[in-house]
RNA sequence: GCCACAUUCCGGGGGAGCCUGGGCGGAGCGGAUCCGCCGCGGGCUGAGAGGCGCUUCCGCGCGACCCCUUGAACCUGACCCGGCUCACACCGGCGUAGGGAGGAACCCAUGACCGAUU
Numbered sequence: 001g002c003c004a005c006a007u008u009c010c011g012g013g014g015g016a017g018c019c020u021g022g023g024c025g026g027a028g029c030g031g032a033u034c035c036g037c038c039g040c041g042g043g044c045u046g047a048g049a050g051g052c053g054c055u056u057c058c059g060c061g062c063g064a065c066c067c068c069u070u071g072a073a074c075c076u077g078a079c080c081c082g083g084c085u086c087a088c089a090c091c092g093g094c095g096u097a098g099g100g101a102g103g104a105a106c107c108c109a110u111g112a113c114c115g116a117u118u
Base pairs, nucleotide, nucleotide: 001113003111004110007105008104009103010102011068012067013066014065017044018043019042020041021040022038023037024036025035026034027033051062052061053060054059074099075098076097080093081092082091083090
């Protein structure tokens, strides 16, 4: 000097489950029971399981967190298959599957390369 990584800036992508208590609604003559819903309490796993506002019962905006092509963040297959669990989680498979959101600045740190000097 140059590039990569890192960093920074701007931009973008994504998810919110399971158990339990309670509440509401529905089925039922009533009860038992079953089904659905709840951004309502408690618990579990996890980075994150809903913090704030608006609106309103359907959503929107912001935030936290994770991820952005070296892309299992996340989605599809999938209400998937095997093990385990009350269930989720977890482990293995599917899976070299199919999709999936990026630009810029900078050279202070790290590394490669090029050149010069000693």